Predicted 3D model of a 469-nucleotide part of an RNA (small-subunit ribosomal RNA, 5' domain) from an uncultured prokaryote.
[in-house]
Context: one part of a larger RNA
RNA sequence: ACGAACGCUGGCGGCAGGCCUAACACAUGCAAGUCGAGCGCACCUUCGGGUGAGCGGCGGACGGGUUAGUAACGCGUGGGAAUUUGCCCAUUGGUAGAGGAUAACUCAGGGAAACCCGGGCUAAUACUUUAUACGCCCUUCGGGCUUGAAAGCUGUCACUGUUUGAUGAGCCCGCGUCAGAUUAGCUAGUUGGUGGGGUAAUGGCCUACCAAGGCGACGAUCUGUAGCUGGUCUGAGAGGAUGAUCAGCCACACUGGGACUGAGACACGGCCCAGACUCCUACGGGAGGCAGCAGUGGGGAAUAUUGGACAAUGGGCGCAAGCCUGAUCCAGCCAUGCCGCGUGUGUGAAGAAGGCCCUAGGGUUGUAAAGCACUUUCAGCAGGGAGGAAAAGCGUAGCGUUAGCAGAAGAAGCCCCGGCUAACUCCGUGCCAGCAGCCGCGGUAAUACGGAGGGGGCUAGCGUUGUUC
Numbered sequence: 001a002c003g004a005a006c007g008c009u010g011g012c013g014g015c016a017g018g019c020c021u022a023a024c025a026c027a028u029g030c031a032a033g034u035c036g037a038g039c040g041c042a043c044c045u046u047c048g049g050g051u052g053a054g055c056g057g058c059g060g061a062c063g064g065g066u067u068a069g070u071a072a073c074g075c076g077u078g079g080g081a082a083u084u085u086g087c088c089c090a091u092u093g094g095u096a097g098a099g100g101a102u103a104a105c106u107c108a109g110g111g112a113a114a115c116c117c118g119g120g121c122u123a124a125u126a127c128u129u130u131a132u133a134c135g136c137c138c139u140u141c142g143g144g145c146u147u148g149a150a151a152g153c154u155g156u157c158a159c160u161g162u163u164u165g166a167u168g169a170g171c172c173c174g175c176g177u178c179a180g181a182u183u184a185g186c187u188a189g190u191u192g193g194u195g196g197g198g199u200a201a202u203g204g205c206c207u208a209c210c211a212a213g214g215c216g217a218c219g220a221u222c223u224g225u226a227g228c229u230g231g232u233c234u235g236a237g238a239g240g241a242u243g244a245u246c247a248g249c250c251a252c253a254c255u256g257g258g259a260c261u262g263a264g265a266c267a268c269g270g271c272c273c274a275g276a277c278u279c280c281u282a283c284g285g286g287a288g289g290c291a292g293c294a295g296u297g298g299g300g301a302a303u304a305u306u307g308g309a310c311a312a313u314g315g316g317c318g319c320a321a322g323c324c325u326g327a328u329c330c331a332g333c334c335a336u337g338c339c340g341c342g343u344g345u346g347u348g349a350a351g352a353a354g355g356c357c358c359u360a361g362g363g364u365u366g367u368a369a370a371g372c373a374c375u376u377u378c379a380g381c382a383g384g385g386a387g388g389a390a391a392a393g394c395g396u397a398g399c400g401u402u403a404g405c406a407g408a409a410g411a412a413g414c415c416c417c418g419g420c421u422a423a424c425u426c427c428g429u430g431c432c433a434g435c436a437g438c439c440g441c442g443g444u445a446a447u448a449c450g451g452a453g454g455g456g457g458c459u460a461g462c463g464u465u466g467u468u469c
Base pairs, nucleotide, nucleotide: 001467002466004465005464006463007462008461011341012340013339014338015337016336017334018333019299024297025296026295028294029293030292033058034057035056038055039054041052042051043050044049065252066251074177075176076175077174078173079172080171083169084168088165090163092161093160094159095158096130097129098128099127105120106119107118109116110115132148135145136144138143178224179223180222185215186214187213190212191211192210193209194208195207196206197205227249228248229247230246231242232241233240234239254275255274256273257272258271277288278287279286280285305331307330308329309328313327314325315324316323317322344374345373346372347371354365355364356363357362378410380405381404413458414457415456416455417454418439419438420437424453425452426451427450428449434441435440
């Protein structure tokens, strides 16, 4: 010093922190929706509109969690060129023509369910196609190939091409980044080249052929351990240890693999396959993934509520009203920590009583108590009620403003007293019972064990244990 734990004790408040172990398994609820100003339909209607599933758009790649893996261009730092970037800002053009479906719905059917199949109808900012601009390629300069758009009554709206910015992301490189040599050799897509493929983009990223290279005692390879950093703790510093909370980056989402969609994922609360586990089943087949917030079991020395609100800040959608938001802001629990406050103040010698010691004279507890005189913080009762919300911050001046009541009453412990180390006597015990961090105490006068009186230290804490400097 601590994300601590344990023992004894415990009055109040402010601020912070709170599964370090089983990345063990999870009941239940909630954690991502929104748009009717894209579209058709159904129901209701006070005829304004509202509600519902569906098609469609945007968002679900953010935010939140965890540290399993990773010794790596992962992180840190400084550079780089061969890229992309929805929404946003700016720029300059365009938004013309044609068409066929489909869900919902309805009819019929299958299934225990999850859900599925078929016939028929319909819309769009859904989909297809033509043209035009831009782009690319060839070029005989004619052309070919590929690729856009959507409306609405209206528009500071939407869509689309070009250029630019901003932001985000991908990629490459120099340097730095734990231990072991009782790990010394490692490597065939391996190292390089050429042609091709692939990607948003460079590249053995992939492939065919060719060459035989590449790395290594300046530690390759292998093994173990580990997320990295800003920081944190300690220290005069150098350094050592560490990486909880907060912030940045990476990685992961039951285990392993894979792609789809998309501006962005190989996607925690999306999809597919395989596996383990759990659940439902009419045995044919299905469903699930808390390392989100609470919560449960288990593990453990040990770590909280199945709370409230979207009022603020921020995010998604929407023209907006608004809706959603376990992000967030608050509240609850815990002396877990830091800080502040209180448990009274003054006076009071007959130095009371009692306790303890005693050389029996006395000493000490001790102004301590009682008594007397006061005060009322905090808690209690009663009342008032700012600010958080309309920008914010800093400064100055003036004005206004809230109620009080009772009673010392409700509030002190823990450890230690042989030396180190501040603090001493009596009794009990008798190498017993016990103490102990080290040295060591205890075998009949123990300042070291147990109790008492007294004393010392810290104080709502005090000790012990653990770990680090």